[in-house]
Context: one part of a larger RNA
Molecule: small-subunit ribosomal RNA, 3' major domain
Organism: metagenome
RNA sequence: UGACGGGGGCCCGCACAAGCGGUGGAGCAUGUGGUUCAAUUCGAAGCAACGCGCAGAACCUUACCAGCCCUUGACAUGUCCCGUAUGGGUUUCAGAGAUGAGAUCCUUCAGUUCGGCUGGCGGGAACACAGGUGCUGCAUGGCUGCCGUCAGCUCGUGUCGUGAGAUGUUGGGUUAAGUCCCGCAACGAGCGCAACCCUCGCCCUUAGUUGCCAUCAUUUAGUUGGGCACUCUAAGGGGACUGCCGGUGAUAAGCCGCGAGGAAGGUGGGGAUGACGUCAAGUCCUCAUGGCCCUUACGGGCUGGGCUACACACGUGCUACAAUGGCGGUGACAAUGGGACGCGAAGGGGCGACCCCUAGCAAAUCUCAAAAAGCCGUCUCAGUUCGGAUUGUGCUCUGCAACUCGAGCACAUGAAGUUGGAAUCGCUAGUAAUCGCAGAUCAGCACGCUGCGGUGAAUACGUUCCCGGGCCUUGUAC
Numbered sequence: 001u002g003a004c005g006g007g008g009g010c011c012c013g014c015a016c017a018a019g020c021g022g023u024g025g026a027g028c029a030u031g032u033g034g035u036u037c038a039a040u041u042c043g044a045a046g047c048a049a050c051g052c053g054c055a056g057a058a059c060c061u062u063a064c065c066a067g068c069c070c071u072u073g074a075c076a077u078g079u080c081c082c083g084u085a086u087g088g089g090u091u092u093c094a095g096a097g098a099u100g101a102g103a104u105c106c107u108u109c110a111g112u113u114c115g116g117c118u119g120g121c122g123g124g125a126a127c128a129c130a131g132g133u134g135c136u137g138c139a140u141g142g143c144u145g146c147c148g149u150c151a152g153c154u155c156g157u158g159u160c161g162u163g164a165g166a167u168g169u170u171g172g173g174u175u176a177a178g179u180c181c182c183g184c185a186a187c188g189a190g191c192g193c194a195a196c197c198c199u200c201g202c203c204c205u206u207a208g209u210u211g212c213c214a215u216c217a218u219u220u221a222g223u224u225g226g227g228c229a230c231u232c233u234a235a236g237g238g239g240a241c242u243g244c245c246g247g248u249g250a251u252a253a254g255c256c257g258c259g260a261g262g263a264a265g266g267u268g269g270g271g272a273u274g275a276c277g278u279c280a281a282g283u284c285c286u287c288a289u290g291g292c293c294c295u296u297a298c299g300g301g302c303u304g305g306g307c308u309a310c311a312c313a314c315g316u317g318c319u320a321c322a323a324u325g326g327c328g329g330u331g332a333c334a335a336u337g338g339g340a341c342g343c344g345a346a347g348g349g350g351c352g353a354c355c356c357c358u359a360g361c362a363a364a365u366c367u368c369a370a371a372a373a374g375c376c377g378u379c380u381c382a383g384u385u386c387g388g389a390u391u392g393u394g395c396u397c398u399g400c401a402a403c404u405c406g407a408g409c410a411c412a413u414g415a416a417g418u419u420g421g422a423a424u425c426g427c428u429a430g431u432a433a434u435c436g437c438a439g440a441u442c443a444g445c446a447c448g449c450u451g452c453g454g455u456g457a458a459u460a461c462g463u464u465c466c467c468g469g470g471c472c473u474u475g476u477a478c
Stems, first nucleotide, its partner, number of pairs: 002478001003476003007473007015463002019427005026319008034310002042053002064305007073129001077128002079125006087106008109119003131294002134292003140288002142283003145279001147277001152191006158167003171182003197271004202238007211228003216225002241265001244259001245257004321420001325379006337368003342361002347356003386417001391412007433455007
């Protein structure tokens, strides 16, 4: 100087408290440990690993295992020889396929010094080399997590100290903030804070199709004429600054007020933005890369299997245990998004998954698209008209292929479960809770993830205590 303290003071944060809803019990989904296995590829490990890398393992992916194959190699550059433009389709035999041996059709270069000379392609040879998701994240870059969007971290000059260092940055107030004010051997400055950026909320201007419809006609229908007022769309502006009033404070910074005005009030809500550093934190399996290792194999290809196993343990979720509900009926109302190898209306078939037929649409035009909670009726407290696991049978769809191992539909079956021990998590407002919708990945597969809107609470006395953090101070040579 730091770090630490079951030292002190001050102050914050869903940290506690006050509330609301969960997890922990059940079934299932998913990840992990363990066990098993020929293999169950690898990584992640308190918070900050465990619906994490994986925005989607039937083959592929795939890195693992078994077997069968290849060895200048699937891919790059270079040398030599031979052949030849090249590219694509069909097909026979052997084989699990990779591959090997054929047949056949279509198409058939450019430059040129006219030399198979150069480029390209195929085959061959020998090497240099390729290749490695092999090891080391404790050799590294890059990227990321956490402390933490916490308010801190430093520098120049000066001053003090023999020096390490101190001062500034401490103190009195104040703030979300090292925010600002005052004081002061300090005076200034930088990285952070804030602001500048995006978005939502109000108004104006411009513009008016694919959007809208007040007025005038018209129609089943903003359908058509017409119009751009309104809604909306999307570009540019305005608007909020403690600016005004009163109180308080030190005449300051600021704080207080069911103060005024205002769509919005004291950072208006949300986002993006993450200082110096810490954890030898994570990643050599995104990528890049030093070193080491393999080189007829630790490289490459293929078929099949595995990553999907199952006495068990844990994490994260979904669905429930019901009447604030289940079932049936029903003419309500969204927003974000996606669409051409795509979205697919209307019509028809099927109980249904889905199928047939095709209209329209590169989409404010067509389409996915039905929003769901809502409202009405019924059931009357029961393992039930709750709950849906499991299992059987028959189908549908995707795909070369659903046995291992996909999703969906119908009928039948109808398990556990009657609100969950110790313990533990989230959330302060359009939030929690609850309800559906969309998208990425994707042939198919979503209870996960990322977004979107609908309905819409309760509580906060307070800071003694638990956890984490900031500042000052004190003790300790750690």